[in-house]
RNA sequence: GAAGAGGCGCUGCCUGUCGCUGGCUUGAAAGACAGCCAGAGGAAAGUCCGGGCAGCACAAGGCAUCCCGCUUCCUAAUAUAGAAGUAGUCCGCGAGGGUUAGUCGGUGCAGAAGAAAACAACCGCCCACAGCCGUGGGUAAGGGUGAGAAGGUGGGGCAAGAGCCCACCAGGACUGUGGUGACAUAGUCGCUGUGCACUCCGGGAGCUGAAAGUUCGCGUAUACCGGCGCUUGAGGGUCGCCUGCCCGAGCCGGAGGGUAGAACGAGGCAAGUAAUUGCGAGCCAGUCGGCGACGACUGGUCUGGAUAAAUGACAGGCUCUCCGCAAGGAGUACAGAACCCGGCUUACAGCGCCUCUUCGCUU
RNA sequence: UUCAGAAUGGUGCAGCGGAAAGCACGCGAGACUCAUACUCUUGUAUCGCAGGUUCGAAUCCUGCUUCUGAAU
Numbered sequence: 001g002a003a004g005a006g007g008c009g010c011u012g013c014c015u016g017u018c019g020c021u022g023g024c025u026u027g028a029a030a031g032a033c034a035g036c037c038a039g040a041g042g043a044a045a046g047u048c049c050g051g052g053c054a055g056c057a058c059a060a061g062g063c064a065u066c067c068c069g070c071u072u073c074c075u076a077a078u079a080u081a082g083a084a085g086u087a088g089u090c091c092g093c094g095a096g097g098g099u100u101a102g103u104c105g106g107u108g109c110a111g112a113a114g115a116a117a118a119c120a121a122c123c124g125c126c127c128a129c130a131g132c133c134g135u136g137g138g139u140a141a142g143g144g145u146g147a148g149a150a151g152g153u154g155g156g157g158c159a160a161g162a163g164c165c166c167a168c169c170a171g172g173a174c175u176g177u178g179g180u181g182a183c184a185u186a187g188u189c190g191c192u193g194u195g196c197a198c199u200c201c202g203g204g205a206g207c208u209g210a211a212a213g214u215u216c217g218c219g220u221a222u223a224c225c226g227g228c229g230c231u232u233g234a235g236g237g238u239c240g241c242c243u244g245c246c247c248g249a250g251c252c253g254g255a256g257g258g259u260a261g262a263a264c265g266a267g268g269c270a271a272g273u274a275a276u277u278g279c280g281a282g283c284c285a286g287u288c289g290g291c292g293a294c295g296a297c298u299g300g301u302c303u304g305g306a307u308a309a310a311u312g313a314c315a316g317g318c319u320c321u322c323c324g325c326a327a328g329g330a331g332u333a334c335a336g337a338a339c340c341c342g343g344c345u346u347a348c349a350g351c352g353c354c355u356c357u358u359c360g361c362u363u
Numbered sequence: 364u365u366c367a368g369a370a371u372g373g374u375g376c377a378g379c380g381g382a383a384a385g386c387a388c389g390c391g392a393g394a395c396u397c398a399u400a401c402u403c404u405u406g407u408a409u410c411g412c413a414g415g416u417u418c419g420a421a422u423c424c425u426g427c428u429u430c431u432g433a434a435u
Stems, first nucleotide, its partner, number of pairs: 001359010012318007020039006041334001045345002048343005053209004060243004065205005070085004086101006102200001105199006122143002124139006151169006170192002172189007213264004224254005235247003268279004280302001282301008320331004364434007373388004381418001389407006411427005
């Protein structure tokens, strides 16, 4: 210098004019006007995972169902989705990246091919009988099929063969050592088919979601008819079912009558007249601890908020990128909160910083 | 705003780990006919896209894209 890998950060700035939404001030109140203050993101998106929060009396027991599954941590949260690691496998020259993971127990299944998919013998090899054809037995070394054929390669051995024996290699079990652990490593044991599903083992989940839910308001008929029930209890109470528990004097069907929406939730909360105090997985900064996710402490701070939906438009200047010798020209992404927060994923013009890899050149 | 589902020839549908992806209608080519129709033969598929799991994926898992439905 070129090409890459991993991680972190940023997401234009200034001035003027005209607007938009919310709050405060003046005020008895409302409206208007005026002044001041505040006003989108790293993903606000997808809604994939989780938590807060709310209701179901409590969310109790059993069964069923569903979910998770290498290890150790972190956390409000066991997150199929956070951090740091382990092992296998695939990709890359490499830095690295993707992906998979309980069981080595039991049961079942495995298209086509193949003799046979695990109580297996088609060809072949060997032994016995037999004149031959052949019959009976042994054999997984060879052939072919396949994802998988009794762990692989070589040697010994054998009638021929076989972990039958030996060496090396892959895996497993046991013991020692190291590690918190998954595992790693040394020795011993010949223990060893592939895939899927179910089972099993360990752990978890009550259900519903802000259209949850709370309050205020509007309207009304207990017309009438039939059935069941009134504590020996009909019926009801969002859990899939059962049990338990709770409510319970009305309930079901027919036939009718009436209807209007608003506020809170929700923009920190609670107490207090206030100053202030307490609470918070709240926000910002710093210090310390940790490889890291994150934690502890100190100080400051409380910060957008609508309901068809505000956060903008125009003009000028600057910055940045590209083109151009120059004058100058062109461009500046993805995208817009809707109860809040954490994680993940997806979209994205470009810019900056740190660490590392490969190649080339120079010293 | 929240939730649920679908995508397979041109059209409407089957198939839900082992196929040569099937059926009906349609379309193209050929045969039959003097010609058309009928009829016969034959052709017509990257299973929405991209990754992964598996020996093997239309089918299972994940992420995107498009479409549809439900709740007020």
Two RNAs folded together computationally: RNase P RNA and transfer RNA, 435 nucleotides in total. Its mean pLDDT, the model's own confidence on a scale to 100, is 75.